[in-house]
RNA sequence: ACAAUGGUCAGCUAGGGUUCCGACCGGAGAGAAUACCGGUGUCUGGUCCGAGAGCUGACGACCUUCUCCAGAAGGUUACACGGCGGGAUAAAAGCCCGGGAGGU
Numbered sequence: 001a002c003a004a005u006g007g008u009c010a011g012c013u014a015g016g017g018u019u020c021c022g023a024c025c026g027g028a029g030a031g032a033a034u035a036c037c038g039g040u041g042u043c044u045g046g047u048c049c050g051a052g053a054g055c056u057g058a059c060g061a062c063c064u065u066c067u068c069c070a071g072a073a074g075g076u077u078a079c080a081c082g083g084c085g086g087g088a089u090a091a092a093a094g095c096c097c098g099g100g101a102g103g104u
Base pairs, nucleotide, nucleotide: 007059008058009057010056011055012054015049016048020046021045022043023040024039025038026037027036060077061076062075063074064073065072066071079099081102085097086096087095
């Protein structure tokens, strides 16, 4: 100086909107309804989405030693500032484009 690996899945959270539930508001016209229709996410919520640069766990990978050769034990798995804009979903987001553009 160059190459390769630098990973996967699950759970949780920051965060996110509004398909469903709930909440609230309105509706009908003899009157009512726990049913039906509509609206509101500038409604705390439940379902739901959800982090490369957040957390946890399991696996995987690499290295060392032992060794009955198929396994065991141990170690490592670092660092990471980041737009605009676009995309999906019902819709949005720290999701995806993206360890991108750019910066140091």